c-di-GMP-I riboswitch aptamer from an Armatimonadota bacterium, 94 nucleotides, folded computationally. The organism belongs to Armatimonadota, within Bacteria. It was read from a public genome assembly, where an Rfam model found it. It matches the Rfam family "c-di-GMP-I riboswitch aptamer". Rfam links the family to the GO term cyclic-di-GMP binding. The model forms 95% of the base pairs in the Rfam consensus. The prediction has a mean pLDDT of 89.

[in-house]
């Protein structure tokens, strides 16, 4: 430098769960907290996957009818700590 990664060293992230905000919600942010992480840094406008349905859609009910309930599909919503890829990085023992 390149693979690669040590019960080394400095140093970093932060899972559940708790408060608060923010959203329909999936979830994000901020404060506690610490399960993990060696790319637990970016990228969701490179590709699958999962999560969830405001909106629209279609079906049943009930209504004289605007409608109201109740199911059901959908991403334009999220997730990169679910997998693959892309781009960028600290340390250096074997």
């Nucleotide at each position: 430098a390149u693979c690669c990664g040590a019960u080394a060293a400095a140093g970093g992230c932060a899972a559940a769960c708790c408060c608060a905000c923010a959203g329909a919600a999936a979830u994000g942010u901020g404060g506690g907290g610490g399960c993990g992480c060696a790319a637990a840094g970016c990228u969701a406008u490179g590709g699958g996957g999962u999560c969830u349905a405001a909106g629209u859609c279609c079906c049943g009910a009930c209504g004289a009818g605007g409608g109201u309930c109740g199911g059901g599909a959908u991403a334009u919503g999220a997730u990169c700590g679910c997998c693959c890829g892309g781009c960028u990085g600290c340390c250096g023992a074997a």